[in-house]
RNA sequence: CGAGCAAGCGAGGCGAUCGCGAGCCAUUCGGCUCGAGGAAAGUCCGAGCUCCACAGAGCAGGGCGCUGGGUAACGCCCAGUGGGGGCAACCCUAAGGAAAGUGCCACAGAAACAUACCGCCCGAGUCGCGAGACUUGGGUAAGGGUGAAAUGGCGAGGUAAGAGCUCACCGGCAGGCGGGUGACUGUCUGGCCGGGUAAACCCCGUCCGGAGCAAGACCAAGUAGGGAGGCGUGGCGCGGACUGCGCGUCUAAGGGCUGCUCGUCCGAGACCUCCGGGUUCGGUCGCUCGAGGCGGCGGGAAACCGUCACCCUAGAUAGAUGAUCGCCGCCGGUGGUGACGGAAGAAUCCACCGGAACAGAACUCGGCUUAUCGCUUGCUCGGGCC
Numbered sequence: 001c002g003a004g005c006a007a008g009c010g011a012g013g014c015g016a017u018c019g020c021g022a023g024c025c026a027u028u029c030g031g032c033u034c035g036a037g038g039a040a041a042g043u044c045c046g047a048g049c050u051c052c053a054c055a056g057a058g059c060a061g062g063g064c065g066c067u068g069g070g071u072a073a074c075g076c077c078c079a080g081u082g083g084g085g086g087c088a089a090c091c092c093u094a095a096g097g098a099a100a101g102u103g104c105c106a107c108a109g110a111a112a113c114a115u116a117c118c119g120c121c122c123g124a125g126u127c128g129c130g131a132g133a134c135u136u137g138g139g140u141a142a143g144g145g146u147g148a149a150a151u152g153g154c155g156a157g158g159u160a161a162g163a164g165c166u167c168a169c170c171g172g173c174a175g176g177c178g179g180g181u182g183a184c185u186g187u188c189u190g191g192c193c194g195g196g197u198a199a200a201c202c203c204c205g206u207c208c209g210g211a212g213c214a215a216g217a218c219c220a221a222g223u224a225g226g227g228a229g230g231c232g233u234g235g236c237g238c239g240g241a242c243u244g245c246g247c248g249u250c251u252a253a254g255g256g257c258u259g260c261u262c263g264u265c266c267g268a269g270a271c272c273u274c275c276g277g278g279u280u281c282g283g284u285c286g287c288u289c290g291a292g293g294c295g296g297c298g299g300g301a302a303a304c305c306g307u308c309a310c311c312c313u314a315g316a317u318a319g320a321u322g323a324u325c326g327c328c329g330c331c332g333g334u335g336g337u338g339a340c341g342g343a344a345g346a347a348u349c350c351a352c353c354g355g356a357a358c359a360g361a362a363c364u365c366g367g368c369u370u371a372u373c374g375c376u377u378g379c380u381c382g383g384g385c386c
Base pairs, nucleotide, nucleotide: 001382002381003380004379005378006377007376008375009374010373012328013327014326015325016324017323018322020035021034022033023032024031025030037358041369042368044367045366046365047364048363049212050211051210052209056262057261058260059259061208062207063206064205065204066080067079068078069077070076081095082093083092084091085090096203097202101201102200103197104196105195117144118143119140120139121138122137123136124135125134126133127132152170153169155167156166157165171193172192173190174189175188176187177186178185179184216285217284218283219282226275227274228273229272230271234250235249236248237247238246239245254266255265256264257263292311293310295308296307297306298305299304330355331354332353333352334351335350336349
């Protein structure tokens, strides 16, 4: 100097004038304080909170899927392990089970739960001077071809030719011993040796009620406390009584528990069907004090946890936070200074010109993903100079 990898910080500052929104004070003019983000975005996860009158179980459905830790929780974060990519710094992870079962492995190829196309070897027969050719029986899976994948790989020995047939090394599998909380790993022994696929269905483990701030609560206004029909009958107890009747309780229509079943609750109405009427751009709350923020100390490898002290930082509702001017700061360019010398030719300073990205809260918070400007730090690889 170039190419990369990982992490962090900022998103202009100060002042003046005018203009907006909220809160507080004053009651009169007005004064004081605060007023968009690191992603406010996507609406993808998790929660807080609200309602479903109360409280459960199971099935269905859905999420996650190596280990340990963190967290209110999570599909998130931290640290590891296995596997993969990269020369490396580092990055990715589709990471439980194929010996519970069912599927699939197209095409090509002889054959993909199995197999012999070409080939190699041995025996017999025929032809040929011979090399050899053809037919047939047997053996073979080392060589070639096809493919993502073909009786574990590579090499040697051995064999009629071959084959874990034997041996060395490697891989898988099984077992012993050691290390680790664990995922896993080191080593030794054993020829035990056809597969892949579960981001295919499935099995196993574990977690999950539903809907959502347009949730929901209240006030105001207004009508017609509307009309018709339907749907369980019985039992028990008490009181009264000629009979009717009243109260309580159980129970079988129906309804709620936002898919179903059990269960449970209501149950002549908080049920179902039809007709008709009022309201429907009203107001207040929810609405900002929080798993909150900055800092110090301690613990921890880290994520994070504990403790001390300080701080309150928008709450709009057709939806506020803007405009102008000046100075400073940041980034880039040009000229000068440095700067006269053999060459290198910089830091600094001055002047002028230009630029500043992605993008706007709407109940709140923890994450993830996506968009984007500028600066800093550390590390890796390559080149050059001293």
Bacterial RNase P class A from a Pseudomonadota bacterium, 386 nucleotides, folded computationally. Its Rfam family is "Bacterial RNase P class A". About the family: Ribonuclease P (RNase P) is a ubiquitous endoribonuclease, found in archaea, bacteria and eukarya as well as chloroplasts and mitochondria. The family's RNA type in Rfam is ribozyme. Its mean pLDDT, the model's own confidence on a scale to 100, is 77. It was read from a public genome assembly, where an Rfam model found it. Of the family's consensus pairs, 98% are formed in the model.